[in-house]
RNA sequence: AGAGUUUGAUCCUGGCUCAGGAUGAACGCUGGCGGCGUGCUUAACACAUGCAAGUCGAACGAUUAAACCACUUCGGUGGAUAUAGAGUGGCGAACGGGUGAGUAACACGUGGGCAACCUACCCCUCACACCGGGACAACUAUUGGAAACGAUAGCUAAUACCGGAUACUCCGUUUCCCUGGCAUCAGGGAUCCGGGAAAGCCCAGACGGUGAGGAAUGGGCCCGCGGUCCAUUAGCUAGUUGGUGAGGUAACGGCCCACCAAGGCGACGAUGGAUAGCCGGGUUGAGAGACCGACCGGCCACAUUGGGACUGAGACACGGCCCAGACUCCUACGGGAGGCAGCAGUGGGGAAUUUUGCGCAAUGGGGGAAACCCUGACGCAGCAACGCCGCGUGCGGGAUGAAGGCCUUCGGGUUGUAAACCGCUUUCAGCAGGGAAGAAACUGACGGUACCUGCAGAAGAAGCUCCGGCUAACUACGUGCCAGCAGCCGCGGUAAUACGUAGGGAGCAAGCGUUAUCCGGAUUCAUUGGGCGUAAAGAGUUCGUAGGCGGCACGUAAAGUCUGGUGUUAAAGGCAGAGGCUCAACUUCUGUAUGGCACUGGAUACUUGCGAGCUAGAAUGCGGUAGAGGUAAAGGGAAUUCCUGGUGUAGCGGUGAAAUGCUUAGAUAUCAGGAGGAACAUCGGUGGCGUAAGCGCUUUACUGGGCCGUAAUUGACGCUGAGGAACGAAAGCCAGGGUAGCAAAUGGGAUUAGAUACCCCAGUAGUCCUGGCCGUAAACGAUGGAUACUAGGUGUUGCGGGUAUCGACCCCUGCAGUGCCGAAGCAAACGCGAUAAGUAUCCCGCCUGGGGAGUACGCACGCAAGUGUGAAACUCAAAGGAAUUGACGGGGACCCGCACAAGCGGUGGAACAUGUGGUUUAAUUCGAAGCAACGCGAAAAACCUUACCAGGGCUUGACAUCUGACGAAUCCCGAUGAAAGUUGGGAGUGCUCUUCGGAGAGCGUCAAGACAGGUGGUGCACGGUUGUCGUCAGCUCGUGUCGUGAGAUGUUGGGUUAAGUCCCGCAACGAGCGCAACCCUCGUCGUUAGUUGGUGUUAUUGGUAUACUGAUAAUAAUCUCUCUAGCGAGACUGCCGGUGAUAAACCGGAGGAAGGUGGGGACGACGUCAAAUCAUCAUGCCCCUUAUGCUCUGGGCUACACACGUGUUACAAUGGGUAGGACAGCGAGCAGCGAACCAGUGAUGGCAAGCGAAUCUCUAAAACCUAUCCUCAGUUCGGAUUGCACUCUGCAACUCGAGUGCAUGAAGUCGGAAUCGCUAGUAAACGCAGAUCAGCACGCUGCGUUGAAUACGAUCCCGGGUCUUGCACUCACCGCCCGUCA
Repeated sequence: AGAGUUUGAUCCUGGCUCAGGAUGAACGCUGGCGGCGUGCUUAACACAUGCAAGUCGAACGAUUAAACCACUUCGGUGGAUAUAGAGUGGCGAACGGGUGAGUAACACGUGGGCAACCUACCCCUCACACCGGGACAACUAUUGGAAACGAUAGCUAAUACCGGAUACUCCGUUUCCCUGGCAUCAGGGAUCCGGGAAAGCCCAGACGGUGAGGAAUGGGCCCGCGGUCCAUUAGCUAGUUGGUGAGGUAACGGCCCACCAAGGCGACGAUGGAUAGCCGGGUUGAGAGACCGACCGGCCACAUUGGGACUGAGACACGGCCCAGACUCCUACGGGAGGCAGCAGUGGGGAAUUUUGCGCAAUGGGGGAAACCCUGACGCAGCAACGCCGCGUGCGGGAUGAAGGCCUUCGGGUUGUAAACCGCUUUCAGCAGGGAAGAAACUGACGGUACCUGCAGAAGAAGCUCCGGCUAACUACGUGCCAGCAGCCGCGGUAAUACGUAGGGAGCAAGCGUUAUCCGGAUUCAUUGGGCGUAAAGAGUUCGUAGGCGGCACGUAAAGUCUGGUGUUAAAGGCAGAGGCUCAACUUCUGUAUGGCACUGGAUACUUGCGAGCUAGAAUGCGGUAGAGGUAAAGGGAAUUCCUGGUGUAGCGGUGAAAUGCUUAGAUAUCAGGAGGAACAUCGGUGGCGUAAGCGCUUUACUGGGCCGUAAUUGACGCUGAGGAACGAAAGCCAGGGUAGCAAAUGGGAUUAGAUACCCCAGUAGUCCUGGCCGUAAACGAUGGAUACUAGGUGUUGCGGGUAUCGACCCCUGCAGUGCCGAAGCAAACGCGAUAAGUAUCCCGCCUGGGGAGUACGCACGCAAGUGUGAAACUCAAAGGAAUUGACGGGGACCCGCACAAGCGGUGGAACAUGUGGUUUAAUUCGAAGCAACGCGAAAAACCUUACCAGGGCUUGACAUCUGACGAAUCCCGAUGAAAGUUGGGAGUGCUCUUCGGAGAGCGUCAAGACAGGUGGUGCACGGUUGUCGUCAGCUCGUGUCGUGAGAUGUUGGGUUAAGUCCCGCAACGAGCGCAACCCUCGUCGUUAGUUGGUGUUAUUGGUAUACUGAUAAUAAUCUCUCUAGCGAGACUGCCGGUGAUAAACCGGAGGAAGGUGGGGACGACGUCAAAUCAUCAUGCCCCUUAUGCUCUGGGCUACACACGUGUUACAAUGGGUAGGACAGCGAGCAGCGAACCAGUGAUGGCAAGCGAAUCUCUAAAACCUAUCCUCAGUUCGGAUUGCACUCUGCAACUCGAGUGCAUGAAGUCGGAAUCGCUAGUAAACGCAGAUCAGCACGCUGCGUUGAAUACGAUCCCGGGUCUUGCACUCACCGCCCGUCA
């Protein structure tokens, strides 16, 4: 000294919470010793028992008594001495001890006053004590009562009581003098009259007694000032306030009484209510403060509750009295007794607080001459970790870093020098011996205590809390939003450092945590030291009372202020310095501060009081001036509506569209006339006026204020303003008018799921006037008033000055208003900025987290509606302000995309294929789920695949590594079985090295264990891979700059582009990932290379009559052409014109095979979707281990009422059948492609050439063309379904393959709502090839052939990009959030 917590992030406001300290504490776990302290905070509740105030025989009488003396009648008596209980008497009992109920008060604190007082015992001074008297207790007798306690009669003493004397000015009184003073008066002196004392005892020196004065101590009374809350307590008061007189008191006083007067207190808070003993001090705090008043000390109050007095120096009396009440106890029922808030102790209450201890040895108190007695005051001990302080539980060495525990990447790490072990020491506790001080002679409860010495042995002595952040300290297991934790934020839903346990660690330590309370942090009530435009907060406005504050200069006073001195602020405490207990806590001594109060001396700048002035503030006068300022009256025209009449005819009106409504009884429209009410177009304006609310046709009357000029008058007369008063929009209320239009309520029509709304047709209060209430508004500039100061620029309104002009302007300038921009400054930012939210002063109002709530109650006002004032319980950890980034908007602007539109063809209807859902099943394995799952994983499920199901088997295993033993490996033949397997027999001996014993590599079998294995779970633990937005044009960084910051800038703007593409501008300048280009392919040309390719030549042969042409063969002539495949060229807005900023670029053109990215492909930024995948693979953790592993046979993945997606084939004539004929390209091939020929109607078979392929084969391309049949029909369309017979592959086609032939011939006649693809070699149509593959293609991936239509455009739908705006969203509109119900 700060920290956590509102947000996606930021700054601010603001609350909540934490870290610190403290306690008369309590609770949980634990507990060795000592010292010093502390210990009913609750029931001022009730109390058993004991003790806590007595003492004096040297005041007195009487009684008792062993021993002693004397006398003796021997019974005793007297004396002296002594003792005890009671009595008379004296002193004490008013102290000491307890408690805090009451008390808001002169109770307390502090400082004063008493000229208004008292004070026993003690001290000092002066004086005195003479003469008498009569009683009453005790006692005796009688007697009452249960008792407590008495009654009657009699006797008696005193330091008890009484009378008389004497006495000091002691008291009262008469007259007078002196001194002093703050009024009443005080002190001293003289004088007159009156009044008032005493006590003795022991005994020879004391103790006492009386009067007076003094001192001391203790008290009484009075006053100034100070310290709680509530105004939702605003009025209180009859002894009340004062006076006179009398009484009373120690003393003043309405203290009490009689009479008289009518006062007294109060917003500076009376009265009432609530709470509370006050203080020195204690805790905390940097301080100012805040909270507290235990222990110790001072004061007060109280003593079962209430009241009262007596005694006394002192009480209205804790352990006295009387009365009353409640309670308890005794009782013979008649009556009595009692008071722990003294010390112990008991019950009760409570979270909670001790022994019915020892002693008067010390200190102190009472009595006494004293000895001494009494003392629960006090000194000690006991109990309690309740607090503070001190000490200990060992010290040194000791590494195989033991064992065990825990963790682990299995290597190790950690516990940890810790232990064991070796050496040493003995504080404390224990045992034994000695043994104090405290006491000045006797006298020690504590106490055989403190302390000292000796002995033994590491021996008897460590826990508690915490470990997510704040906050020091981390791992494992268990648990699985469960159990639980939590001071705040928050943890826990299968990998929890936050729960529980363990290991380890951190902190403190005989304690540690928790709870409660207080201060701090909290500048979060702000004097020090806060705020109020938007976060909580300026009253709606003005006037004005009290109050607060106040211009210039002079004099005076000295109240504030400053300064010096004196007194006081008890002690203890605190602080500083010393001392004593071994230290410390504790304690002793010495010194002492800030500050307060009082008295006193001084200063006089400022504030203030008083006096006398001034004119700059303020006001008045005079001269001008603008104005919807106010009130009243009169007048005016336009418009709406209504009425009358005319013209006129079928609609009008209204809406998004309608309907209700009006209208043939004549509407709407139009013309003329009339009635009535309300409001005043244009001018009109960030123009004017007014304090605000507010004010708008014209005229008149009355009237308020402002401004400008002038400087005649007054001379600070001013500013603000708690209460108070007045004004105060609209709505509303009361009474009476008025009512054209409009229009809550209400009715009807629509809209809608509903529509008590928005829209429409009607329509009443009301709106208007007069009078009276109400008193509130987002009454806002969300900004109180006044004054002064602090850059400018530019409008506008009113008045004035200057210059100039014929004049109005223009220009310069002053004052007063009203706007905008802006410097400094301020501000959290937004913004404000001479009209401040700047800099200052003065005054008022208001705020202190959100909700509850401007609610409840109370009070006031109001006719009512309601208004003003205005809480709490409870609940949350936020609520909020400004700004930032995104996302979003049925906000705006710009732009793009087969997004729409324009077109072409489909899907959705049919049958079938295929995938999915659902259902079914022993199983129908699993995954994929809007776009972006659904002919998807699967580029091939008959077995296998296969993960599923049923059944049969195996258990170190089908597979890998290691160890041991045996055997070469391997092959063949049986039995059994569905197979796997189980079981039996036989053959067989290799390779390398060798010291010939054997060893080794590989393989097989057996055995044991480490381990294998898992398509088991988690894609929300992960890697990798992929989809998607999206081939959309974006996404970022460095430095700089701006901003408190999040962030911004750059990347925005003007153009342009397919593009953040490029240009220009610009506090930005650059750069990166993306775009583009570089790569592949197609299109043109050149060059190189020509075989199996191309083109020739010759020969043979076929077609026909030459020519021509096909096939075959030979030849090697050629590479011009086609082609193949390497290298190059080519295209760059390069050229021309126009547009444009002379730019970028765009438009048009030339040339060119190709033109503005030439077409296509590969290539996918930062990121989003916890998107997909643990079943491609890899992998953490969890799970299974004679099974969730492995193997075999069979089945299933192919089921089938149904629903959806994707396709195929069709519905036909632009077609179908038949016959004939033509033209491709990409590709593939040896367990392969398979020609030709032959057989079969065919699938195919037989034989078999060629080819590892520019050579051979697949290979027939098909739409197309020609010819012909069909003639609009369920057909010569369509081909599903089914029957029979076959072919092929394959161990095997039943479940469940493909194909062929013959036969059969279903639905379907172009498809509802809806929906998909495509912009050119594209769509559409047509076939071909390939992968997978034994076989199986309507799917997929490629290939070529034929080859269109349309795009005006940017309104709308969808998606996207950029800028901007709003936002209470940020999990981001599938958001947030409100009400009702459960």

A computed fold for a 1382-nucleotide RNA from an uncultured bacterium, annotated as small-subunit ribosomal RNA. The prediction has a mean pLDDT of 85. RNAcentral holds the sequence, with entries from ENA and SILVA.